[in-house]
RNA sequence: GGGCGCAUAGCUCAGCUGGUUAGAGCGCUUGCUUCACACGCAAGAGGUCGGGGAUUCGAGUUCCUCUGCGCCCA
Numbered sequence: 001g002g003g004c005g006c007a008u009a010g011c012u013c014a015g016c017u018g019g020u021u022a023g024a025g026c027g028c029u030u031g032c033u034u035c036a037c038a039c040g041c042a043a044g045a046g047g048u049c050g051g052g053g054a055u056u057c058g059a060g061u062u063c064c065u066c067u068g069c070g071c072c073c074a
Stems, first nucleotide, its partner, number of pairs: 001073007010026004019057001028044005050066005
């Protein structure tokens, strides 16, 4: 230098052929339970979907570009 893949909650990830309000598990907070803790049960908080732009009535999803990480080729 060229090619490919990944980037979504604190962590690990899902999200179909573009269409509801973006979800799960773990973690966190509060309550119940307990002498207390753990377990269990109930409720809750937490997201500019890596940045910018484009297409579209509508983008996590499509296109372009940038950034970071990984792999391959030279």
This is a predicted structure of a 74-nucleotide RNA (transfer RNA) from an Oscillospiraceae bacterium.
The sequence was found in a public genome assembly.
Rfam family: tRNA. Rfam's curators write: Transfer RNA (tRNA) molecules are approximately 80 nucleotides in length.